[in-house]
């Protein structure tokens, strides 16, 4: 050029950023769970290199050799079935038995020879090493059988097995004597182009030294067999092949392994070896390795590959292929070309096995196979047909190498389990809003195909050249039946594709991480249903990846982990110009090499794939070698600008040392003087009449050195402060004589390091850990207080840490400015100023840049270079444990188990703060009146009960729901009953009933009786309404949950807030608007502003109430003497209207908003009062007002009934009402003076009766008209400080009134009875004006019952200086580890 790179969840109310944990991917010799048609190619003890029954895995060759044993044939005896011939006396042939000899040719092989047995096949113990990998080297080396070429192969000779005898032993096995062959072994002989040693000649290499040639001397072969065809056999040189040995780079973790080493290191001589060599030996020397990690220790076979990855890498070393290494464990040799030898020897050890106890035998980490370990891993199978191997002229033998077949979804790859039409959208499930919807063209049904499969025929390549296939009657071909035999797994909260029900109720489970599950679970189980993959699917383990979370490509240290306290310097690392040389890096060509296989790519072969096969590519690597010469190295020559030296100024609490000063603490001595000091929020300890504190003179001792003094100087850091001297470090300025890169950085290493603290001598006025006492507190080992000892100080020697901080290594170069300040220079001035400029320091603002953000920003945290030192999620932990240093205290170096998903940084919004600043409100404060003591009323806990029905619960539950429990009410308790119900819808059937009376019954109810006879409407058939009866479907629930819920309320709070679009600013959460100056009851309004509008609140619109006005008036009202009637000014009523807006005037104010004062006016600055309640908090309060989901009961949790309770009483709390009296209580008199309401099942008036509650009565009155209605506090008398002529519970008689029905349990009357209590601890409530406080009236609820509730008027004040203080609440800002949101937060030990 090209091709490649993917995120997500999870710390927070939110946000951004660090950072860790975790998910999605690919892979495997796998396991395990569920499930399982078939084929093809491949894999298959990762564990105990644990023992191992049994069989098989190495022979072969008779063409090496001597027996030896069968045998064709010969032959001797000997059986003799059968036949023949017979003179029947026999003869003869003879299958076939047995026992000899011989035995050319054959066959067999125990022995001795030959050649394998060193390959082939396991395994991975061991080894951190030339083993391995690659690349070179041997001039320092071997090589059997195999090729080539050359020469030979003459003659002899002594043994030995076998086997025969004997003997020993249990066996294994053996001795001993005797015979005997060879291709076996031994001498002689021949030889060089062989070896070895001298000489010696060209030549060649770095060097030992090598090659070629010449020449002497020395050694030294041989085997034969055979079908005559070759096979073999001895020397020699070459060749291939296999080995050996030697470097050069590479090849794991630990330094809490730091020094290792005596044959080590080296050298001489010797010995060995194929061959160098400490390999081994004697002697000499004393080296040799190591921070570039020796040594030790600990893991590991190594590599081609192979898996993942975008790559760079990282992991792994199973099958295949290369090398090593081992064979039961440790040692050793022997034979051989080649072993120190898997199916060989010897020894030792262990463990089996045999034994006759003396002895002996054995070695599966070859192929099957067993036990055994384990999560887990196959036949004791064919067969040498092919491939390769050993022998062997060869036929051929032998081969658990191999070839193939079994057993396994272990792994890749193909294929199938049907195709096509089919809608009534079938049943069946499942969901449902009950309508349906889904399962679904799915199925059934029709036509249709035949891969797989099953029958049946045919039937192979694989064998190159006659014969020979284990696989195999296997692939394949062909033909037949037949949808017939073949579908699981996981998963549906995100991440991450797929959702309902129904069981469960923090249980049972679930989980890969965040998390689900406490009654409506898409997350547990199960069922539909969906999704993904499929003869598979999960899960579990490992390994890469994601994760840039070790960063080399590819990170970081101010606050997140991280800069060493700090200098000097040592290895290393990294360096200025310029000009030559050389070529180690560097770049370029070229050869060599990188093993086949994998891989890629491009064909090809099995129907395709998988798999296999061919050709290219590559294999980034190393070597050698040829060029190049920028850059880096290196060497040469030079140079000054880096660094240093000189010279000439300069400023400093820079360092050591010594010596002198004053002030001011303490003691001491004296004098003056007395009752206290002293000390704290307050006090005590303590000091003082023995004279203290005060105060004055003197004296002593130690220690720090005010003012100057300053984000002033000085030092590397820690540090350094009164003045003089001495010694001395080190900046800085000019200058520019000299050196000439001599530089920067710096593991280790030395050196300095505040305080505190040790050590050994001193000193010790103040201060002061520890200690003692006072005090504080629940406590107080603290803070405060009065003493107090080390220690502070000095020598001298030791720790070596610190928030040793800029929380910011060092040096060096660049990159706007602007303003202080130190020290120095330069210029320009008459000139110390001043002003321009310039070097070094020191602070400040502040671009651009960086940064998470904060903030840094020429003094970097900015753009770049070196070089150190440090980090890798929280906790454990800087611990333990080794090491090193220390007297000692510690110091430094520094893990692990185990545990958690966050630990953190930054910045945002918001609670919160005994933070700030504003500002408000009966919040405080200034009053007034109370509660808390008493009796009582009433409510709530508690406790009792058969029941004491529920509910409210700081503030905002407690005279609350309930505006009125005797029965109803009533939900509660005992009992009695009922079971389509007490009530509501729907069928059928009836119009039998019912009401009403009797009778039993505590009633409910039961039983009998049993009038009048219907109520609507109608097309007269009906139908509706009430009644009964029966059948189910359903009624019914004050039963649960207010944490499923609607709707209503409470509260913060009638507080000013709450937001929203748009635009800006900020990676983002958000901010800005809405903060700032003022103002206001008020986010009200003004004015300013990167904001400009807007919406819900505030505020005005509505009611009332204060004035007028105008209308309109009865049942009101009355200037008409009364009534009637007139009237309608007024009072009044109720209807429109007007008034009040800071509208006017002054002053402040910013020419604003606004505030203050003042006219006027009935009201003056929202006039009073009331309704109204922004976004929202408090899972607030109600399922018992209703309304609902969901769940429970259904002869009851549901309905009737009667009696009982809600009214109990030791106590404890709330609210109120009567008092405790003289502002008063009793009487009395007369007299005045209200508002708002009520009223027909009602108010009820005069009159009469009763002491009185009340009775009688019955007139108005549905009400501005009657009535309830009489106000009440006022007045005057009299009591005179008392438990009273206060108080009025309590209690006993005797009445009233409501109602069925006043025992439990009602309210009122009279007569008598007269309790506590004499003003209320600690605490803690209302109220800012027609309020409080006092005084009566009225309604509602109600048959009747109020000291509650809700309203209504009379009489009618005190007090506010003020915001410091307590509770609330509002802006603004600060500070945080809170955000369920600060003390009812969060969090840390402990213990369950």
């Nucleotide at each position: 050029c090209c091709c490649u790179u993917a995120g997500a969840g999870u710390u927070u109310g939110a946000u951004c950023c660090u950072g860790g944990c975790u998910c999605a991917g690919g892979a495997c010799g796998a396991a395990c769970g569920c499930u399982g048609g078939c084929g093809g190619c491949g894999u298959g003890c990762c564990u105990a290199a644990c023992a191992c029954a049994u069989g098989c895995a190495a022979g072969u060759c008779g063409a090496g050799c001597g027996g030896a044993g069968c045998c064709a044939u010969c032959u001797g005896g000997u059986u003799g079935a059968u036949c023949c011939c017979u003179u029947c006396g026999g003869g003869g042939a003879g299958a076939u038995u047995c026992c000899g000899g011989g035995g050319a040719a054959g066959c067999u092989u125990a022995g001795c020879g030959g050649c394998g047995g060193a390959c082939g096949g396991g395994u991975g113990a061991g080894u951190a090493a030339c083993g391995c990998g690659u690349g070179a080297g041997u001039a320092a080396c071997c090589u059997g059988c195999c090729c080539a070429u050359g020469a030979g192969a003459g003659g002899g000779g002594a043994a030995u097995a076998a086997c025969a005898c004997a003997c020993c032993g249990a066996a294994a096995g053996g001795u001993g004597u005797g015979c005997u062959a060879a291709u076996a072994c031994c001498g002689c002989a021949u030889g060089a182009u062989g070896u070895a040693u001298u000489u010696u000649u060209a030549c060649c290499g770095c060097a030992u030294g090598a090659u070629a040639g010449a020449a002497a001397u020395a050694c030294c072969a041989a085997a034969g067999a055979u079908u005559u065809a070759u096979c073999g056999c001895u020397c020699a040189u070459g060749g291939a092949u296999g080995g050996a040995c030697u470097c050069g780079c590479g090849u794991c973790u630990g330094a809490u392994u730091a020094g290792a080493u005596a044959g080590u290191u080296g050298g001489u001589g010797g010995g060995g070896u194929a061959a160098c060599g400490g390999c081994c030996u004697a002697c000499c020397a004393a080296g040799u390795c190591g921070a570039c990690g020796a040594u030790c220790a600990g893991u590991a076979g190594c590599c081609g590959a192979a898996c993942u990855g975008a790559g760079a890498g990282g992991u792994u070393g199973a099958u295949c292929g290369g090398c090593c290494a081992c064979a039961u464990u440790g040692g050793g040799a022997c034979u051989g070309a080649g072993a120190c030898a898997c199916g060989g020897c010897c020894c030792a050890g262990a463990c089996u096995c045999c034994u006759a106890c003396g002895g002996g035998a054995g070695g599966c980490a070859g192929c099957a196979g067993u036990g055994g370990g384990g999560a887990a891993u196959a036949u004791u199978g064919c067969g040498c047909a092919a491939u390769g191997g050993g022998g062997g002229c060869a036929a051929c033998c032998c081969u658990g190498a191999c070839g193939c077949a079994g057993c396994a979804a272990c792994g890749c790859c193909g294929c199938g389990u049907g195709a096509a039409g089919g809608a009534u959208g079938a049943a069946g499930g499942u969901c449902u809003u009950c309508g349906g919807a889904u399962u679904g063209u799915a199925a059934a049904c029709u036509u249709c195909u035949g891969u797989c499969u099953u029958c049946a025929g045919g039937g192979a390549c694989g064998a190159a050249a006659a014969a020979g296939g284990a696989c195999g009657g296997u692939a394949c071909c062909u033909g037949a039946g037949g949808a017939g035999g073949a579908a699981g797994c996981c998963a549906c909260g995100g991440c991450u594709a797929a959702c309902u029900a129904c069981g469960u109720g923090c249980c049972a489970g679930c989980a890969g991480c965040c998390g689900c599950g406490g009654u409506a679970a898409u997350a547990c189980g199960u069922a539909g249903g969906u999704g993904g993959c499929a003869a598979g699917c999960g899960u579990u383990g490992u390994c890469c990846g994601g994760a840039u979370u070790u960063a080399c490509u590819g990170g970081g240290u101010g606050u997140a982990a991280a800069g060493g306290g700090a200098g000097c310097g040592u290895a290393g690392g990294c360096g200025g110009g310029a000009c030559g040389g050389c070529a180690a890096g560097u770049c370029a060509g070229a050869u060599g090499u990188g093993a086949a296989a994998a891989c890629c790519a491009u064909g090809g072969g099995c129907u395709c794939a998988a798999c296999c096969c061919a050709u290219g590519g590559a294999c980034u690597g190393c070597a050698u070698u040829u060029g190049a010469a920028a850059c880096u190295g290196u060497u040469g020559u030079u140079c000054u600008u880096g660094a240093g030296u000189g010279a000439a100024g300069u400023a400093g609490a820079g360092g050591u040392a010594a010596g002198c000063g004053g002030a001011a603490u303490u003691c001491c001595u004296g004098g003056u003087g007395u009752a206290g000091c002293g000390g704290u929020g307050a006090a005590a300890u303590g000091c003082g009449u023995a004279g203290a504190u005060a105060u004055c003179a003197g004296g002593a001792g130690g220690a720090a050195c005010a003012c100057c003094g300053g984000u002033g100087g000085c030092g590397a850091a820690g540090g350094c402060g009164g003045c003089u001297u001495a010694c001395u470090g080190g900046g800085c300025u000019u200058u520019a004589a000299c050196u000439g890169a001599c530089g920067c950085u710096g593991a280790g290493g030395c050196u300095c390091g505040a305080a505190a603290g040790c050590g050994u001598g001193g000193g010790u006025a103040g201060c002061a850990a520890a200690c003692a006492g006072g005090a504080u507190u629940a406590g107080a080992u603290a803070c405060c207080c009065u003493g107090g000892u080390a220690g502070u100080c000095c020598a001298c020697g030791c720790u070596g840490u610190a928030a040793a901080c800029g929380a910011u290594g060092a040096u060096u170069a660049c990159u706007a400015g602007g303003u202080g300040u130190g020290g120095g220079g330069g210029g320009a001035c008459u000139g110390a100023c001043c002003c321009c400029u310039u070097c070094c320091g020191u602070g400040c603002c502040g671009c651009a840049g960086c940064u998470a953000a904060c903030g840094c920003a020429a003094u970097a945290a900015g753009u770049a270079a070196u070089c150190c030192a440090c980090c890798u999620g929280g906790g454990g932990a800087g611990u333990a444990c080794g090491g090193c240093c220390g007297c000692a205290a510690g110091g430094u170096u520094g893990a692990a188990a185990c545990u958690c998903a966050a630990a953190g940084g930054a910045a945002u919004u918001g609670a919160c703060g005994g933070g700030g600043g504003c500002c408000c409100g009966c919040a405080c404060a200034a009053g007034c009146a109370g509660u808390g003591g008493a009796g009582u009323a009433u409510g709530u806990g508690g406790u009792u009960u058969a029941a004491u029905u529920c509910g409210a619960a700081g503030c905002a539950a407690c005279g609350c729901g309930a505006a009125g429990a005797a029965c109803c009410u009533u939900a509660c308790c005992a009992g009695g009953u009922c079971u389509u119900g007490a009530c509501a819808u729907c069928g059928u059937a009836u119009g039998c009933a019912u009401a009403g009376c009797a009778u039993a019954g505590a009633g409910a109810u039961a039983u009998g009786u049993g009038a009048a006879a219907u109520c609507c409407u109608u097309u007269c058939g009906g139908g509706g309404a009430c009644a009964u009866a029966u059948a189910g479907a359903c009624a019914g629930g004050u039963g649960g949950u207010g944490c499923a819920u609607g709707g209503u309320u409470g509260u913060c709070g009638u507080c000013a807030g709450c937001u929203c679009g748009u635009g800006u600013c900020g990676u983002g959460a958000g901010a800005u608007g809405u903060u700032g100056g003022g103002u206001u009851a008020a986010g009200u309004c003004c004015c300013g502003c990167a904001a400009c509008g807007a919406g819900c609140g505030c505020a005005a619109c509505c009611c009332u109430u204060a004035c007028c006005a105008u209308u309109a008036g009865u049942u009101g009202c009355u200037a008409c003497g009364c009534a009637a009637g007139a009237g309608c000014a007024c009072u009044c009523u109720a209807a429109u209207g007007g008034g009040a807006c800071u509208g006017c005037c002054g002053u402040u104010g910013a020419c604003a908003a606004a505030a203050c004062g003042g006219a006027g006016g009935a009201a003056g600055g929202u006039g009073g009062g009331g309704a109204u309640g922004a976004c929202g908090u408090c899972a607030a309060a109600u399922c018992a007002u209703c309304a609902u989901g969901c769940c429970c009961c259904u002869u009851a949790u549901g309905a009737c009934c009667u009696g009982g309770g809600c009214u109990a009483c030791a106590c404890a709390c709330g609210u109120a009402c009567u008092a405790c009296a003289a502002u008063g209580g009793c009487a009395a008199u007369u007299a005045a003076c209200a508002a708002a309401g009520a009223g027909c099942a009602g108010c009820g008036a005069a009159g009469c009766g009763g002491u009185g509650a009340c009775g009688u009565g019955g007139a108005g009155c549905g009400a501005a008209u009657c009535u309830c209605c009489a106000a009440a506090a006022a007045u005057u008398g009299u009591c005179c400080c008392a438990g009273u002529u206060c108080g009025g519970a309590u209690u006993g008689c005797a009445g009233g009134c409501u109602g069925c029905a006043a025992c439990u349990c009602g309210c009122c009357u009279g007569c008598a009875u007269g309790a506590a209590g004499u003003c209320g601890g600690a605490a803690u409530u209302g109220c800012u004006a027609g309020u409080a406080a006092u005084c009566g009236c009225g309604g509602a609820u109600c048959a009747g019952c109020a000291u509650g509730c809700c309203g209504c008027g009379g009489u009618g004040a005190a007090u506010a200086c003020g915001u410091u203080c307590c509770c609330g609440g509002g802006c603004c800002u600060u500070g945080c580890a809170c955000u369920c949101a600060c003390c009812c937060g969060c969090c840390c030990g402990u213990c369950a």